[in-house]
Context: one part of a larger RNA
RNA sequence: CUGGGCGUAAAGGGCGCGUAGGCGGUUUACCAAGUCAGGCGUGAAAGGCCUGGGCUCAACCCGGGAACUGCGCUUGAUACUGGUUGAACUUGAGUCCGGGAGAGGAUGGCGGAAUUCCCAGUGUAGAGGUGAAAUUCGUAGAUAUUGGGAAGAACACCGGUGGCGAAGGCGGCCAUCUGGACCGGCACUGACGCUGAGGCGCGAAAGCGUGGGGAGCAAACAGGAUUAGAUACCCUGGUAGUCCACGCCGUAAACGAUGCGUGCUAGACGUCGGGGGGUUUACCCUUCGGUGUCGCAGCUAACGCCUUAAGCACGCCGCCUGGGGAGUACGGCCGCAAGGUUAAAACUC
Numbered sequence: 001c002u003g004g005g006c007g008u009a010a011a012g013g014g015c016g017c018g019u020a021g022g023c024g025g026u027u028u029a030c031c032a033a034g035u036c037a038g039g040c041g042u043g044a045a046a047g048g049c050c051u052g053g054g055c056u057c058a059a060c061c062c063g064g065g066a067a068c069u070g071c072g073c074u075u076g077a078u079a080c081u082g083g084u085u086g087a088a089c090u091u092g093a094g095u096c097c098g099g100g101a102g103a104g105g106a107u108g109g110c111g112g113a114a115u116u117c118c119c120a121g122u123g124u125a126g127a128g129g130u131g132a133a134a135u136u137c138g139u140a141g142a143u144a145u146u147g148g149g150a151a152g153a154a155c156a157c158c159g160g161u162g163g164c165g166a167a168g169g170c171g172g173c174c175a176u177c178u179g180g181a182c183c184g185g186c187a188c189u190g191a192c193g194c195u196g197a198g199g200c201g202c203g204a205a206a207g208c209g210u211g212g213g214g215a216g217c218a219a220a221c222a223g224g225a226u227u228a229g230a231u232a233c234c235c236u237g238g239u240a241g242u243c244c245a246c247g248c249c250g251u252a253a254a255c256g257a258u259g260c261g262u263g264c265u266a267g268a269c270g271u272c273g274g275g276g277g278g279u280u281u282a283c284c285c286u287u288c289g290g291u292g293u294c295g296c297a298g299c300u301a302a303c304g305c306c307u308u309a310a311g312c313a314c315g316c317c318g319c320c321u322g323g324g325g326a327g328u329a330c331g332g333c334c335g336c337a338a339g340g341u342u343a344a345a346a347c348u349c
Base pairs, nucleotide, nucleotide: 003321004320005319006318007303008302012317014202015201016200017199021195022194023193025089026088027087028086029084030083031082033081034080035077036076037075038074039073040072041071042070049065050064051063052062053061054060092192093189094188095187096185097184098183099182104178105177106176107175108174109173110172111155115151116150117149118148119147120146121145122144126137127136163170164169207248208247209246210245211244212243216242217241221237222236223235224234259316260315261314262313263312264311267294268293269292270291271290272289273288274287275286276285277284278283298305299304322349323348324347331342332341333340334339
């Protein structure tokens, strides 16, 4: 430099924003860098190739030719790429106006059920737990039940292959602040676009730091059982933690195990949000956006995928290249630490 690949065989970065770079819509003028054509110069000789000749042949040697696919200069061409100052356009992209949907985010407040605890009443011998038990609680009155109070955490029903978000994720109610998407109008800008190495930000759970909080649950731990043993599964307890604020960590089966964008390629049925038309007001037709099931062509090793592609193409990024050693060692960077990230080799099959 290059081939083939990445749903499940090795392989899509956890997700976004975006720098450089790569790539880029329609029409037209100019330039002529890329591109194409002609000419000139150069591309040493030897060697190699073709051809002719000389040693009796050959090796070897000599002559000629082609080639040297390149580079420079020059004269032209202008379809494509590019550039320029352009000039113009609206379909890509965005703005504006009018709408409706949503557990999207942040902060504050409020509510009821349940649980545990406390106080008081009723009440008496059990309760609890299990396969069966025991540890445990209870005559200092438990469990049960009634009334009152306190606290913390989570929000039954609605609830739905429902919705929202880039991903992680988001679910009681109300208010305030705030992001995005969608539909309709087709008023405005006029290619302002796509991707994105580095970089920056976000990022479940667990874990860490400081301070609070602590009802329930519950690693560790203790006890009771089970068992040959039982450092488990079951039971009774129970501390970190789970919750809040601020600051770290930066990982995951971070999964659709499927990067992002754009165009194209039969349909059928459901569902969510919006628009248009018809109308026998409950349906029908149609359209845009999402989310599902099935399915033709096509693809696939098969399974399966199939307008939400794993089909047909293009642009850009990431990644793979036999198993183990190993996501390890060393070094670098990051971290308070735990560790993360980048990432080998010997050896071995």
RNAcentral holds the full RNA, with entries from ENA, Greengenes and SILVA. This is a predicted structure of a 349-nucleotide part of an RNA (small-subunit ribosomal RNA, central domain) from an uncultured bacterium.